The RNA shown here (c-di-GMP-I riboswitch aptamer) has 88 nucleotides. Model confidence (mean pLDDT): 80 of 100. Rfam family: c-di-GMP-I riboswitch aptamer. Gene Ontology term of the family: cyclic-di-GMP binding. It was read from a public genome assembly, where an Rfam model found it.
[in-house]
RNA sequence: CUUUAUAAAAGGCAAACUUAUCGAAAGAUAAGGACGCAAAGCUAUGGAUCUACAGGUCGGAUUAUCCCAAGACUGCCAGGCUGCUAAG
Numbered sequence: 001c002u003u004u005a006u007a008a009a010a011g012g013c014a015a016a017c018u019u020a021u022c023g024a025a026a027g028a029u030a031a032g033g034a035c036g037c038a039a040a041g042c043u044a045u046g047g048a049u050c051u052a053c054a055g056g057u058c059g060g061a062u063u064a065u066c067c068c069a070a071g072a073c074u075g076c077c078a079g080g081c082u083g084c085u086a087a088g
Stems, first nucleotide, its partner, number of pairs: 002088004012037002017032006035075001041081003045078003049072002055067002
């Protein structure tokens, strides 16, 4: 430098759920908690998915309909950047 992740060692992260706070929501953060993870480290670049306050639309007087991402998600799939251990 490169390939691989069967075994071992050292450590790491933390789903659901609960509580608190923020947010219109999706969701986020912190603490608890472990379903899982060899990139479950970082990055919204492409696609997917979620939400719809505002805005638009419809309607005509009712908190009703539909559309829309600039919001969210990297623990959905790719792309980019970086990295521990072991073996070859």